[in-house]
RNA sequence: GGGGCUGUAGCUCAGUGGAAGAACAUCUGCUUGGCAUGCAGAAGGUUCCAGGUUCAACCCCUGGCGUCUUCA
Numbered sequence: 001g002g003g004g005c006u007g008u009a010g011c012u013c014a015g016u017g018g019a020a021g022a023a024c025a026u027c028u029g030c031u032u033g034g035c036a037u038g039c040a041g042a043a044g045g046u047u048c049c050a051g052g053u054u055c056a057a058c059c060c061c062u063g064g065c066g067u068c069u070u071c072a
Stems, first nucleotide, its partner, number of pairs: 001071004006066002010024001012022002018055001026042005048064005
C1' cells in the first nucleotide's frame, strides 16, 4: 500500500427502515445479628465521524477514522 471483517450502556453482545434491548457490573430497597447468596427496582446510550437516499436510518449507499485479520 491492496482486500476482508468490525464499531450499539462501564464490559460482553443482540437488534428485518417506524427509532434502544439482554446478561454481567454499579446504586437503592427487602431478606440476615452482620456478610455473601437470593428477590424487587433504579440509573446508565450524540448507536465512531461526515454526507447521501427515504415521509422516516443503529439498519441502505458513499467517504473518513479506529480495532482485528489477510496479501505484498

Transfer RNA from Gekko kuhli, 72 nucleotides, folded computationally. Rfam family: tRNA. By type it is a transfer RNA. Model confidence (mean pLDDT): 83 of 100. Taxonomically the source falls in Gekko (Eukaryota, Sarcopterygii, Squamata, Gekkonidae).